[in-house]
């Protein structure tokens, strides 16, 4: 520092959908579930997409949309 889930190792998150809670929504939380992930780990920083509004615009949201940057476990060069 690159490659990788093929082998080992601990295992890690946790789609849809159920219930309950915030929210004007979009969403988010918490319990259940487990569809998938080699960062499905952190971050709106650019993109994109969603949403509210008094709509030149402002303001929220998605980080399991992408990218970026930052950390990380094992194997291997």
């Nucleotide at each position: 520092c690159c490659c990788g889930c093929a082998c080992c190792u601990u295992g890690g998150c946790g789609a849809a959908c159920c219930u309950g809670g915030a929210g004007c929504a979009a969403u988010c939380c918490a319990g259940g579930g487990g569809u998938g992930c080699a960062a499905a780990g952190u971050u709106c920083c650019g993109g994109a997409c969603c949403c509210u509004c008094g709509c030149g615009g402002a303001g929220g949201g998605u980080g399991a949309c992408c990218g970026a940057a930052c950390u990380g476990c094992c194997g291997g060069g």